[in-house]
Molecule: transfer RNA
Organism: bacterium
RNA sequence: CCUCUCGUAGUUCAAUGGAUAGAACAAGAGACUCCUAAGCUCUGGAUCCAGGUUCGAUUCCUGGCGAGGGGA
Numbered sequence: 001c002c003u004c005u006c007g008u009a010g011u012u013c014a015a016u017g018g019a020u021a022g023a024a025c026a027a028g029a030g031a032c033u034c035c036u037a038a039g040c041u042c043u044g045g046a047u048c049c050a051g052g053u054u055c056g057a058u059u060c061c062u063g064g065c066g067a068g069g070g071g072a
Base pairs, nucleotide, nucleotide: 001071002070003069004068005067006066007065010025011024012023013022018055027043028042029041030040048064049063050062051061052060
């Protein structure tokens, strides 16, 4: 320098054009318990940035930023 893949909750992952963006673990609260833990119930929390296409974008396109792989 060229090329490919990825970027979603505190963490690990779903959702590949249409729904209130979903789950597990973690966090907070409640009930239980002499206390703690486990188990139970509930709650809050996210689409890397900008633009474009579309009636509608996490999803498609362009650029940027970041991470990783390959080539010279």